Molecule: Bacterial RNase P class A
Organism: Planctomycetota bacterium
RNA sequence: GCGGCGGGACGAGGCGGCCGCGUCGGGGGGCCUUCGCGGUCUCACGAUGAGGAAAGUCCGGCCUCCGCAGGGCAGGGCGCCUGGUAACGCCAGGCGGGAGCGAUCCCAGGGAAAGUGCCACAGAAAACAUACCGCCGGGCCGCCUCGUGUGGUCCGGUAAGGGUGAAAAGGCGAGGUAAGAGCUCACCGCGUCCCCGGCGACGGGGGCGGCUAGGCAAACCCCGCCCGGAGCAAGCCCGAAUAGGGGGAGAGGCGCUGCCCGCGCCGCUACGAUCCCCGGGUUGGGUGCACGAGCCGGCGGGCGACCGUCGGCCCAGACAAAUGGCCGUCGCCUUCCCGCGGCAGCGCGGGAGGGGACAGAAGCCGGCUUACCGUCCCGCCUCCGUC
Numbered sequence: 001g002c003g004g005c006g007g008g009a010c011g012a013g014g015c016g017g018c019c020g021c022g023u024c025g026g027g028g029g030g031c032c033u034u035c036g037c038g039g040u041c042u043c044a045c046g047a048u049g050a051g052g053a054a055a056g057u058c059c060g061g062c063c064u065c066c067g068c069a070g071g072g073c074a075g076g077g078c079g080c081c082u083g084g085u086a087a088c089g090c091c092a093g094g095c096g097g098g099a100g101c102g103a104u105c106c107c108a109g110g111g112a113a114a115g116u117g118c119c120a121c122a123g124a125a126a127a128c129a130u131a132c133c134g135c136c137g138g139g140c141c142g143c144c145u146c147g148u149g150u151g152g153u154c155c156g157g158u159a160a161g162g163g164u165g166a167a168a169a170g171g172c173g174a175g176g177u178a179a180g181a182g183c184u185c186a187c188c189g190c191g192u193c194c195c196c197g198g199c200g201a202c203g204g205g206g207g208c209g210g211c212u213a214g215g216c217a218a219a220c221c222c223c224g225c226c227c228g229g230a231g232c233a234a235g236c237c238c239g240a241a242u243a244g245g246g247g248g249a250g251a252g253g254c255g256c257u258g259c260c261c262g263c264g265c266c267g268c269u270a271c272g273a274u275c276c277c278c279g280g281g282u283u284g285g286g287u288g289c290a291c292g293a294g295c296c297g298g299c300g301g302g303c304g305a306c307c308g309u310c311g312g313c314c315c316a317g318a319c320a321a322a323u324g325g326c327c328g329u330c331g332c333c334u335u336c337c338c339g340c341g342g343c344a345g346c347g348c349g350g351g352a353g354g355g356g357a358c359a360g361a362a363g364c365c366g367g368c369u370u371a372c373c374g375u376c377c378c379g380c381c382u383c384c385g386u387c
Base pairs, nucleotide, nucleotide: 001383003381004380005379006378007377008376009375010374013330014329015328016327017326018325019324021049022048023047024046025045027043028042029041030040031039032038051358055369056368058367059366060365061364062363063231064230065229066228075227076226077225078224079223080094081093082092083091084090095109096107097106098105099104110222111221115220116219117216118215119214132162133161134158135157136156137155138154139153140152141151142150143149144147170188171187173185174184175183189211190209191208192207193206194205195204196203197202235287236286237285238284245278246277247276248275249274252266253265254264255263256262294313295312296311297310298309299308300307301306332355333354334353335352336351337350338349339348340347341346
């Protein structure tokens, strides 16, 4: 220096100008008013205003209502070990298996000798093993070069060799044999017992066994552990007009017209005009709802996830839903061309073109997953060049 692996931080770039929006604070003004600096609209000022994923809504919780003595069935989820955490299916450190030269990465990783089931195609055979080719032995028939020959057929042996398949009934070597075979032996594998190390998953060693027991549990199932349901449109509070509901009073009430007269409408013992009170609901408003498993920094413990302690900070809160737009300038990345420097990888300067993403709070928090133009930092690996 090329290429790569792991981790972390940042991410509508900076500055200036003009216009615009939400929330909060105190202030001015208009309107309404039950006269309470109550409500509403508006103006300028000040403060403040999205994310690393706010996303998908996939897990786990907080919170709320409903249900609930306790236990079980059904159903669902999870599954190596030890820790972390409020909890988790998350995270950390390990173990085992696999991939890579390596840094490192991947694993739905309990049980297949409890039972049931499945194993496509190909192949003789896919699990009570099996004989297609081949190999070996024997019987019979044919041939002539008459042999320890060769061809055909039948019977038997054989899983060493070939072939099929994702997978072929332990692997490999030697002995053995007619040819072969755990038939026998060594090593490896498998099972089982013991010893040692480790908290543990597991690792190392020794004895014995015989090759019995192929794979699939993201097939049923078995074992162990966990799980009540619905969700902020949860829930709680305040509550207009109008029309219903309940209770009480009630013979008059209302309009033209403030009063009298007059006229009209409704009602007059009730299925009753009208008045008062209470309660539920709809629209609406408030609350939940912004101090929290909070953020930043120091110190201490731990390999780490994380924990403890001290100090500091307050950090969006909408509801047809704010957080934006335009211009100038500087800077960044990238492609091509030209020039210069260097042994090389490469670097510097100039010109022209292109680029600047994914996305957006809506009760809150911890994770996971997915999307993303790019920039910076740390550690490590392979290879190359130079000294």